[in-house]
Description: A computed fold for a 529-nucleotide part of an RNA from an uncultured bacterium, annotated as small-subunit ribosomal RNA, 5' domain.
Context: one part of a larger RNA
RNA sequence: AUUGAACGCUGGCGGCAGGCCUAACGCAUGCAAGUCGAACGGUAGCACGAAAAGCUUGGUCUCCUUGGACAAGAGUGGCACAGGGGAGAAAUGUGCGGGAAACUGCCUGAUGGGGGGGGAUAUCUCCAGGGAACAGUGUCUCAUACCCCGCAAUCGUCUCUUCAGAUUAGAGGGGGACCUUCUGGCCUCUCGCCAUCAGAUGAGCCCAAAUGGGAUUAGCUAGUAGGUGGGGUAACGGCUCACCUAGGCGACGAUCCCUAGCUGGUCUGAGAGGAUGACCAGCCACACUGGAACCGAGACACGGUCCAGACUCCUACGGGAGGCAGCAGUGGGGAAUAUUGCACAAUGGGGGCAACCCUGACGCAGCCAUGCCGCGUGAAUGAAAAAGGCCUUCGGGUUGUAAAGUUCUUUCGGCGGUGAGGAAGGCGUUAAGGUUAAUAACCUCUUACGAUUGACGUUACCCACAGAAGAAGCACCGGCUAACUCCGUGCCAGCAGCCGCGGUAAUACGGAGGGUGCGAGCGUUAACC
Numbered sequence: 001a002u003u004g005a006a007c008g009c010u011g012g013c014g015g016c017a018g019g020c021c022u023a024a025c026g027c028a029u030g031c032a033a034g035u036c037g038a039a040c041g042g043u044a045g046c047a048c049g050a051a052a053a054g055c056u057u058g059g060u061c062u063c064c065u066u067g068g069a070c071a072a073g074a075g076u077g078g079c080a081c082a083g084g085g086g087a088g089a090a091a092u093g094u095g096c097g098g099g100a101a102a103c104u105g106c107c108u109g110a111u112g113g114g115g116g117g118g119g120a121u122a123u124c125u126c127c128a129g130g131g132a133a134c135a136g137u138g139u140c141u142c143a144u145a146c147c148c149c150g151c152a153a154u155c156g157u158c159u160c161u162u163c164a165g166a167u168u169a170g171a172g173g174g175g176g177a178c179c180u181u182c183u184g185g186c187c188u189c190u191c192g193c194c195a196u197c198a199g200a201u202g203a204g205c206c207c208a209a210a211u212g213g214g215a216u217u218a219g220c221u222a223g224u225a226g227g228u229g230g231g232g233u234a235a236c237g238g239c240u241c242a243c244c245u246a247g248g249c250g251a252c253g254a255u256c257c258c259u260a261g262c263u264g265g266u267c268u269g270a271g272a273g274g275a276u277g278a279c280c281a282g283c284c285a286c287a288c289u290g291g292a293a294c295c296g297a298g299a300c301a302c303g304g305u306c307c308a309g310a311c312u313c314c315u316a317c318g319g320g321a322g323g324c325a326g327c328a329g330u331g332g333g334g335a336a337u338a339u340u341g342c343a344c345a346a347u348g349g350g351g352g353c354a355a356c357c358c359u360g361a362c363g364c365a366g367c368c369a370u371g372c373c374g375c376g377u378g379a380a381u382g383a384a385a386a387a388g389g390c391c392u393u394c395g396g397g398u399u400g401u402a403a404a405g406u407u408c409u410u411u412c413g414g415c416g417g418u419g420a421g422g423a424a425g426g427c428g429u430u431a432a433g434g435u436u437a438a439u440a441a442c443c444u445c446u447u448a449c450g451a452u453u454g455a456c457g458u459u460a461c462c463c464a465c466a467g468a469a470g471a472a473g474c475a476c477c478g479g480c481u482a483a484c485u486c487c488g489u490g491c492c493a494g495c496a497g498c499c500g501c502g503g504u505a506a507u508a509c510g511g512a513g514g515g516u517g518c519g520a521g522c523g524u525u526a527a528c529c
Base pairs, nucleotide, nucleotide: 002527003526005525006524007523008522009521012375013374014373015372016371017370018368019367020333025331026330027329029328030327031326043071048067049066050065053062054061055058084286086284093211094210097207098206099205103202107199108198109197110196111195112194113193115149116148117147118146125138127136129134152167170191171190172189173188174187175186178185179184212258213257214256219249220248221247224246225245226244227243228242229241230240231239261283262282263281264280265276266275267274268273288309289308290307291306292305311322312321313320314319339365341364342363347361348359349358350357351356378408379407380406381405388399389398390397391396412470414465416463417462422456427450428449429448431446432444433443434442473518474517475516476515477514478499479498480497484513485512486511487510488509494501495500
C1' cells in the first nucleotide's frame, strides 16, 4: 500500500459497487421453459349472446340446445439458451501461433421443384386392473404425423462400364371472368416445404513451444510403437478389430505421488519480479454418486430417459416418488456473508404472421459503514479571560473565544408542492409507392394524424415552510513515533509489535486533566507485496 474480510467501540445522509472464501453437506415451500388454433381432429370447462323448458313469476335460480371467442387434453414443430457452483482434471485443459480430412437448425444470396396414392394411431367412447404411480382390451377418426409410387437435369453423393440409391406439405388473406359435387377448382399475395450451390455463424479435429511442486518417485509401456487390410465417424487417426514387425517414452525428468480449474486481468513494486485468479468477460469440466445410450443440426443432456448405489418420502407391503452447484428461503458447518420482495416498463432470449404469452436472465427495490467517493454535524462576533475541572513554586497557569451572550445562515434530514428522462415501439386512421387482371387483399428503415404503453416511484431535479434546531467518535501520548502532568498501585495488578516497563516519588500498569493523529469512522487480528 491492499482485502469478497472478521472482531471490539462508535455511528447522520447520499451516490456507485460488493455480499457463504467454510459442508460439490442435507433440503420443507413457492417460482425459475414454455409457446403456436395461420399444421390437425375437436369443444371438457368458464365468461358472453340467442332460443326453449321447469316454477318460490324472479327477469333471476336450475337444466338443455346453439353460435363465435378464450382455451383443457392428445399429437406435430420449436427449446435444451440463459442461469449456477469449481468437485475433478497438470493435459483429451487453457493462452498464443499455425494447419487439413470435416459438419452446421434458424439467418443471407442464388438456381430449380412443389405430381399421384395409402394404411394406421392418440384424443373421444365401451369394458376393465391397481392403494397409488400407472398400465390394458374392443370400436372410430385428422394432420405440415407416418408410409409407398412417380418426375427428376446442365444438380449432388457412392461404386464405376452400364447401372443403382436417396429427397417435396401444405396453411392463411382476397378476388373479375370461367367451371363446380356449392366445399371449392382457378388467379393472386404472404408464410411455410424439398433439392443443390455459396456465405455468415457456431461447433468438432491435428501440430509446435509455453503453462505447479517433489528424485527421500529412475526406469515406464502389449493396443503398447509402426505397417497391411476390414469396420466405424460429419471427419483424420490403434478410434476399433484380424494379421505382421518389435518397437515407443525417459536425466531437455518418463512413470509415480501431492496440489490446482486456465486466461484477460487483480494486488504490490521505480522496474525486474513476487503473490493472486472474488466481482466482470472468454474457454474448460460438472449437475445426488457411478455407468450408458436415445432423440436431434447440435447433448451422451442441471429443472430428459434407462441401469446400479447411497439417502429421503409415500404405501393397502404387492410396489412407487425425488434430486436447489437456478432465485428466494431452511437446517447444519463457521470468525463470517442479505428478501420465502416488485415488474416484464426497458435490454436480451424462446414461441408466434401478428396481437400477445413465457422469462428469479435482466431491470429495480429491501438488508449490511463491506469498500471507494462526496456532504453534513453550523457561521461571524464575543475577555468580566465567568463558573466548574486539572495543575500549582499559592503569585498564578491551563481547559479557553472555548462556553454563555449578540447577529446570521438552513446544506443534509423533516413537512408540503411542482416535476423531467429512461418510450423505442405496438395499435387505429390517412396518403404515396410496390405486387397484381384488379380500385380487393398484402407489403414498405416512406408521409401525416389520433388514443395509448413506467416495476422503480412518495424517482432525479426544483420550489416553499419552520428552526441551530435532529447528527462525533476511536486509537494513542517511554524510544522507534506526532503527543505530559497528577493520583492510585507497589516485580502485585497489569502492559507489550521490538527494545522493554512495574520491587513506594512509574511521562511505559489503572484512572483523571491536558495533548497528538485520523474522522462516520477508528483500532485489533488474519493474509499478500
The coordinates come from a structure-prediction model, not an experiment, and the mean pLDDT is 81. Its Rfam family is "Bacterial small subunit ribosomal RNA". The RNAcentral record of the full RNA draws on ENA and SILVA.